[in-house]
RNA sequence: UUCGAAAAAGGCAAACCCAGGGCAACCUGGGGGCGCAAAGCCACGGACCAGGAGAACCUUGGCGGCCGGGCUGCCGAAG
Numbered sequence: 001u002u003c004g005a006a007a008a009a010g011g012c013a014a015a016c017c018c019a020g021g022g023c024a025a026c027c028u029g030g031g032g033g034c035g036c037a038a039a040g041c042c043a044c045g046g047a048c049c050a051g052g053a054g055a056a057c058c059u060u061g062g063c064g065g066c067c068g069g070g071c072u073g074c075c076g077a078a079g
Stems, first nucleotide, its partner, number of pairs: 001078004011036002016031006034065001040071003044068003048062003051058002
């Protein structure tokens, strides 16, 4: 630098259930474990979702486990 077949140390945690918060999308904690090599961090561009508006749209929110971008990083393999 490129890559993720196998292995190890570990990490994260979908659906669903319980409790709490929110108008909602959804979030937080506990259980759970479908999956994940950035499923670590940042709402910067787009998509999507909710709320508002007659509509264009919005100094409104949500989503990083949808795509792109930025920053950082474990283990291993090859060079």
Molecule: c-di-GMP-I-GGC riboswitch aptamer
Organism: Deltaproteobacteria bacterium